[in-house]
Molecule: Bacterial RNase P class A
Organism: Planctomycetota bacterium
RNA sequence: GGAGCGGGCCGGGCGGCCGCGGCGAAAGCCGAGGAAAGUCCGGGCACCGCAGGGCAGGGUGGUGGGUAACGCCCACCGGUCGCGAGACCAGGGAAAGUGCCACAGAGAACAGACCGCCGAUGGCCGGGCGACGCGAGUCGGCCGGCACAGGCAAGGGUGAAACGGCGAGGUAAGAGCUCACCGCCGGGGUGGUGACAUCCCGGGCACGGUAAACCCCACCCGGUGAAAGGCCAAAUAGGGAGGGAGGCGGGGCGACCCGCCGCGGUGCGGCCCGUACCGUUUGGACCUCCGGGUAGGUCGUUCGAGUCGGCCGGCGACGGUCGACCUAGAGGAAUGGUCGCCGGGCGGGAGGAAGGGGAAACCCGUAAACCGCCGCACAGGACCCGGCUUAUGUGCCCGCUCCGGCA
Numbered sequence: 001g002g003a004g005c006g007g008g009c010c011g012g013g014c015g016g017c018c019g020c021g022g023c024g025a026a027a028g029c030c031g032a033g034g035a036a037a038g039u040c041c042g043g044g045c046a047c048c049g050c051a052g053g054g055c056a057g058g059g060u061g062g063u064g065g066g067u068a069a070c071g072c073c074c075a076c077c078g079g080u081c082g083c084g085a086g087a088c089c090a091g092g093g094a095a096a097g098u099g100c101c102a103c104a105g106a107g108a109a110c111a112g113a114c115c116g117c118c119g120a121u122g123g124c125c126g127g128g129c130g131a132c133g134c135g136a137g138u139c140g141g142c143c144g145g146c147a148c149a150g151g152c153a154a155g156g157g158u159g160a161a162a163c164g165g166c167g168a169g170g171u172a173a174g175a176g177c178u179c180a181c182c183g184c185c186g187g188g189g190u191g192g193u194g195a196c197a198u199c200c201c202g203g204g205c206a207c208g209g210u211a212a213a214c215c216c217c218a219c220c221c222g223g224u225g226a227a228a229g230g231c232c233a234a235a236u237a238g239g240g241a242g243g244g245a246g247g248c249g250g251g252g253c254g255a256c257c258c259g260c261c262g263c264g265g266u267g268c269g270g271c272c273c274g275u276a277c278c279g280u281u282u283g284g285a286c287c288u289c290c291g292g293g294u295a296g297g298u299c300g301u302u303c304g305a306g307u308c309g310g311c312c313g314g315c316g317a318c319g320g321u322c323g324a325c326c327u328a329g330a331g332g333a334a335u336g337g338u339c340g341c342c343g344g345g346c347g348g349g350a351g352g353a354a355g356g357g358g359a360a361a362c363c364c365g366u367a368a369a370c371c372g373c374c375g376c377a378c379a380g381g382a383c384c385c386g387g388c389u390u391a392u393g394u395g396c397c398c399g400c401u402c403c404g405g406c407a
Stems, first nucleotide, its partner, number of pairs: 001403009012342007020031004033378001037389002040387005045225004052273004057221005062076005077091001078089004092216002097214002099210003114156002116152003121149002123146005129140004164182002167179003183205001184203008229299004239290005246261006262280006306325008343376001344374005355364003
């Protein structure tokens, strides 16, 4: 000097004029975000007549921590990628079970012979040797060839993936057939809270992949949501139609009353159990449909698992303690418009001053004055917090990695 990795901060500044919302008697004080967005998680709060148990359903998935909690954050382990700083990972189970692995290929889970290799042994053919035989021939063994029987799954091919890898020995050629190393299984030692790491011994050398396929295992989960919900005031038609669930015993002249069991309904996201309440023909809880009234005011509404700073503990997330501070609360929805200066960006200045290289031609190449342009990003609350994800123009700061040059 260049190329990268990780983290943090800011979200233009100042002034004048005009115009806004809240609080306050006034003076005056306060007035959008890092994502306010997505509505994806977790909660606080409120309501649901018992919120309990179970099934279905959903979520998470290495270990240990943090937190109110989480699917978040931190540290570590393992794996993949990268020279590296680092980045990423729906990271438990395939021996509980059921599926799937197209096409190609001989063969895709305890499978398989397309091209090939061998052919010692058996077979076929040829040559020649020895023995026997009058001869035709017979017996024995040697050499060579064929590749039929047979053997192989090591080599090649197919494929995303081929039933351990690599090297040596062995074999007719081969094969964990044997051996060393790796891998796998079993048993131990050491370190660590643990996931794991590492070392030793023994072993048969065999037990593919896929679960962001169904599934199994472990853990977690009521629902609805500020249009949640309260309070006050006012008004109307506590209107109309349909459906709708039993007996027994006792008292009573009767109307009716009491008790028991059963049945019906409502409530709790779906279903079941349970449960609370109501009703059970004297009439009736509740359900469905039609119709009518009011949609006004006010609370919820911002002091919080709050912010900032110092110190302490911790690798860290974070925690403890002390001190200081109060930072929108609208209700068709407020913070805007305009002017000036500064800052910033882009273009020119600049086929470049300086500087560097070169014999030269020439090449590389930074900056300022000044001029012009710029709605200078993404974008705005609506119950409030903790996170994640997405969008985003710059600028600054810190740490680290790699490459090149100089000293």